[in-house]
RNA sequence: GGAGGCUCCGAGGCGGUCGCUCCCCCUGGAGGGGAGAGGAAAGUCCGGACUCCAACGAGCAGCAGGCUCGCCAACGGCGAGGCGCGGCGACGCGACGGACAGUGCAACAGAGAGGAGACCGCCGGGGCCGUUCGCGGCUCCGGCAAGGGUGAAACGGUGCGGUAAGAGCGCACCGCCCGGCCGGUGACGGACCGGGGCAUGGUAAACCCCCUGCGGAGCAAGACCGAAUAGGGAGACGCGACGCGGGCCGCUCGUCCCGCCUCCACCGCUCCGGCGGUGGCGCGUUUCCGGGUUGGUCGCUCGACGCCGACGGCAACGGCGGCGCCAGACGAAUGACCGCAUCCGGCUUCGGCCGGAACAGAAUCCGGCUUACCGGAGCCUCCGACC
Numbered sequence: 001g002g003a004g005g006c007u008c009c010g011a012g013g014c015g016g017u018c019g020c021u022c023c024c025c026c027u028g029g030a031g032g033g034g035a036g037a038g039g040a041a042a043g044u045c046c047g048g049a050c051u052c053c054a055a056c057g058a059g060c061a062g063c064a065g066g067c068u069c070g071c072c073a074a075c076g077g078c079g080a081g082g083c084g085c086g087g088c089g090a091c092g093c094g095a096c097g098g099a100c101a102g103u104g105c106a107a108c109a110g111a112g113a114g115g116a117g118a119c120c121g122c123c124g125g126g127g128c129c130g131u132u133c134g135c136g137g138c139u140c141c142g143g144c145a146a147g148g149g150u151g152a153a154a155c156g157g158u159g160c161g162g163u164a165a166g167a168g169c170g171c172a173c174c175g176c177c178c179g180g181c182c183g184g185u186g187a188c189g190g191a192c193c194g195g196g197g198c199a200u201g202g203u204a205a206a207c208c209c210c211c212u213g214c215g216g217a218g219c220a221a222g223a224c225c226g227a228a229u230a231g232g233g234a235g236a237c238g239c240g241a242c243g244c245g246g247g248c249c250g251c252u253c254g255u256c257c258c259g260c261c262u263c264c265a266c267c268g269c270u271c272c273g274g275c276g277g278u279g280g281c282g283c284g285u286u287u288c289c290g291g292g293u294u295g296g297u298c299g300c301u302c303g304a305c306g307c308c309g310a311c312g313g314c315a316a317c318g319g320c321g322g323c324g325c326c327a328g329a330c331g332a333a334u335g336a337c338c339g340c341a342u343c344c345g346g347c348u349u350c351g352g353c354c355g356g357a358a359c360a361g362a363a364u365c366c367g368g369c370u371u372a373c374c375g376g377a378g379c380c381u382c383c384g385a386c387c
Stems, first nucleotide, its partner, number of pairs: 001383009013340006020036006038359001042370002045368005050218004062214005067081005082096001083094004097209002102207002104203002119148002121144010156174006175198001176196005181190003222298004232289009243260005263280007305324005311318002342357006
């Protein structure tokens, strides 16, 4: 000088005045005191607590997850490690089970895309032609996967031997597969031992297979109190001629007269006019029950909580001791103004003046992930140059 990793701060700071929400004290009223957004409160992606509903168990379907060990209430999170890839390195990234269960797919190019393939080639033999007799050209038959070429990918790599030319055809090394041994809790590793010339190409963020997990809805969950008014249900009593209206007067009552009118079904009695009983229906009075609207209260904030110390552990984290209480609104508080200093930008008559100071913002509560963010601080590590 450049780079990698981690952590912290962040309504920008200080003071004053007036307000807002909640709590406490005092009180006739007034008043006094205390607390008051975040690292992401966000996206609502994942996991839980809590609440209600459902529920005998198991399976199918569906969805999600997928290297190992550990942590955690749980997780798709975190820590440590393995393997692969990238980087000189510190370090970073990884949907990282299975492609001998089955099915499918592979554009274009290419001869051939899976038990493959002679396009250019290489080699041997036959025939014909040419010949400067060395050989060359054409054609037929056969051998070859070495070389060239196509492609994202072409059936292990390099070398030596071998061969007509070739080829794991043989050998050495590297790689691969199988079995063992050793190390590791394990993923996995081994310049270890033995066997095998090598088969089993790619794709599962294609269907699929294997393993694991998952009942549903969510604080507008849910619980309590509960009017006025309207409506629902049940019971008891009364009425349906012991009635109502008129004659009848200012009001009340009795008697008399006139008119209106006789709820339905069944049973019994009857002097045939009706009368009685049971059930139903309708109306009225009254008692009780239950639902729900407005509203109020709870849930509601003390919790897998925070800070400090020491211990165990590489760490995530765990248990221990001490101290602390840290927003709880609901037409939804957390604000406005003034002054001073700081930083940045613009203007300047150099005295100052003006503007700006991130992302955002609680709503049941936690653990994570992801995304947004002016600027600043600290620690560790790597690489290069110089002394």

Predicted 3D model of a 387-nucleotide RNA (Bacterial RNase P class A) from a Candidatus Multivoradales bacterium. It is recorded under the gene name rnpB. Its Rfam family is "Bacterial RNase P class A". It is annotated as a ribozyme. Its mean pLDDT, the model's own confidence on a scale to 100, is 75.